This is a predicted structure of a 549-nucleotide part of an RNA (small-subunit ribosomal RNA, 5' domain) from a Kiritimatiellia bacterium. Its Rfam family is "Bacterial small subunit ribosomal RNA". The coordinates come from a structure-prediction model, not an experiment, and the mean pLDDT is 83. The sequence was found in a public genome assembly. The organism belongs to Kiritimatiellia, within Bacteria.
[in-house]
Context: one part of a larger RNA
């Protein structure tokens, strides 16, 4: 000098963009952060419509109301079922290699949703929640019994195809791979919502057709798993380490190779090219600095890894170290009728504590993205916004021009004067920002009534695609921005002035009080302390401290 997720002191006008719990991976009140689908399914409640019976008022039409049944519609509620809760979000504890980076390998592998190709979706069964009844418990919740549905569960059929055995051709770096083939064995499925002529059927429907699905096979994309080479902090005041240890065979296990596991057999394996042990640490793209080489760092953003009160475990699933799933042990907190239960902010806010120190218990799903859904849509503390903090960067302003014979006042003085100083006053202007008023966005593409064209199709129906399109949709926000108005009006400080280092004289003090980055100042003339004047530097900041180069 530069830099910072900074802090502290003094000071502080505006805006834009960033950024903000680095310490106790300490404890947490409260709210929210993962749901969705009725086009998978059966119920319960409410509303609406229709029908029947009754009551009240009325002569009546009718109105109100009670009960029962049906219906489609609307809506709510849990439940079964599906998909998603493995993403998104947070943090850096652990980890020195089961990690990360880079380059390869898998003839040793998996892959839900998405895309392409292809084949199929036939016919049955038994349950069970909800619900009813009964019971237990303070509660959390649980038990018994009875009924019922499905795209839930279980058999059966079919097998284009796949897998296993077998045969043949070809290929390869071993195990093997690929292609073809007759035979044998094994392996599937589910329906839902709409529309409709002829024909069948009492009807439901069959049948045809559109959309969404389901099953099998092959391929793709994207994602993941595993293995190998190289690189990846310090300590040798850590020198020897090792029994599933190293290898083999058989078996098991996995999506898959493998001591991954197991039985037996052998006695190996690693190490000064640093094993083993200890300390520290998430790694990277990058960031800071530096002419570079290098050094230091790894906040924000992005990739990978790890973690989710602590330790262990599996289940489900295409996928799990499963943050807001389950089980067990532990510590802690809470409820309790003392028998027993509940919980996990390293999500967003917020709170206590510790600390030099780090924000709102805000608004919105309008945009982007995600989940579910045919869709409408619902959910989304991801995200978009706003707020707070000069924490950082950037921009703007605090006025401009003129103005002396140099006013007043301050300070200095050799008492002549000098200086603050064109500075002020004064004159003439301007109108940024702030203030008030008027107008007022982009961010919006979606969704979508009616209509048109094309495709599927037996079809003018229905569905799908395209065009057009009444209407509808913005948290920020009456914000940005524009115009008008008024008026210099509301807006400057901080540090330094002995040398390094730019900027000097006076008063006070008298080795005192104090200063100080280094050298050093202060003991009666202190440009070094303190005050005021002046000057220098930077400026909404300026200094100090800490840390890095």
């Nucleotide at each position: 000098g530069a830099a910072c997720g900074a802090a502290c002191g003094c000071u502080g006008g505006c805006a834009g963009c960033g950024u903000g719990g680095a310490u106790u991976a300490g404890g947490c009140a409260u709210g929210c952060a993962a749901g969705u689908c009725g086009u998978a399914c059966g119920g319960g409640g409410a509303g609406g419509g229709c029908g029947g019976a009754g009551a009240u008022a009325g002569c009546a039409a009718u109105a109100u109301u009670u009960c029962c049944g049906c219906c489609u519609c609307u809506u709510c509620c849990a439940g079964u079922g599906g998909c998603g809760g493995a993403a998104g979000g947070g943090c850096g504890a652990g980890u020195a290699a089961u990690g990360c980076c880079u380059g390869g390998a898998c003839a040793a592998c998996c892959u839900g949703c998405c895309c392409c190709u292809u084949u199929g979706c036939u016919g049955g069964g038994a349950a069970u929640a909800a619900c009813g009844c009964g019971g237990g418990g303070a509660a959390a919740c649980c038990c018994g019994u009875g009924c019922u549905a499905a795209u839930g569960c279980c058999g059966a059929a079919u097998g284009a195809g796949g897998c296993g055995c077998c045969c043949g051709a070809g290929g390869g770096c071993a195990u093997c791979c690929c292609c073809g083939g007759a035979g044998c064995g094994c392996c599937a499925a589910a329906g839902g919502c709409g529309g409709g002529g002829a024909c069948c059927g009492c009807a439901a429907g069959g049948c045809c057709u559109g959309c969404c699905g389901c099953a099998g096979a092959g391929g793709g994309a994207g994602g993941g798993g595993u293995c190998c080479g190289g690189g990846u902090a310090c300590c040798a005041u850590c020198a020897g380490c090792u029994a599933g240890u190293u290898g083999g065979u058989g078996g098991g296990g996995u999506a898959a190779c493998g001591g991954c596991c197991u039985a037996c057999c052998a006695a190996g394996g690693c190490g000064a090219c640093g094993a083993c042990g200890g300390u520290u640490a998430g790694c990277u793209g990058g960031u800071c600095u530096g002419a570079g080489a290098g050094g230091a760092c790894g906040a924000c953003c992005a990739g990978c890894c790890g973690c989710a009160c602590u330790g262990g475990g599996a289940c489900u699933g295409a996928g799990a170290u499963a943050c807001u799933g389950c089980c067990c042990g532990g510590a802690c907190u809470c409820c309790u009728a003392c028998g027993g239960g509940a919980g996990g902010c390293u999500g967003c806010a917020g709170u206590c504590g510790a600390g030099g120190a780090u924000c709102a218990u805000u608004c919105g799903c309008a945009a982007u993205g995600g989940g579910c859904g045919c869709a409408a849509g619902c959910c989304u503390g991801a995200c978009g916004a706003u707020g707070c903090g000069a924490c950082g960067c950037u921009g703007c302003g605090u006025g401009g021009a003129g103005g002396a014979u140099g006013g007043a006042g301050g300070c200095c003085c050799u008492c002549g004067g000098g200086u603050c100083g064109u500075a002020a006053a004064c004159u003439c202007c301007u109108g940024u920002c702030a203030u008030g008023g008027c107008g007022g966005a982009a961010g919006a593409g979606g969704c979508g009534g009616a209509g048109g064209c094309g495709g599927c199709g037996a079809a003018c129906g229905g569905c799908c695609g395209c065009c057009c399109g009444a209407g509808u949709u913005g948290a920020c926000g009456g914000u940005a921005c524009g115009c008008c108005a008024a008026g210099a009006g509301g807006a400057a400080g901080c540090c330094a002035c002995g040398g390094c280092u730019a900027a000097c004289a006076c008063u006070g003090u008298g080795c005192c009080a104090g200063c100080a980055g280094c050298c050093g100042c202060g003991g009666u003339a202190a440009u070094a302390c303190a005050g005021a004047g002046g000057u220098g530097g930077c400026g909404a900041g300026c200094g100090u401290u800490g840390u890095u180069c």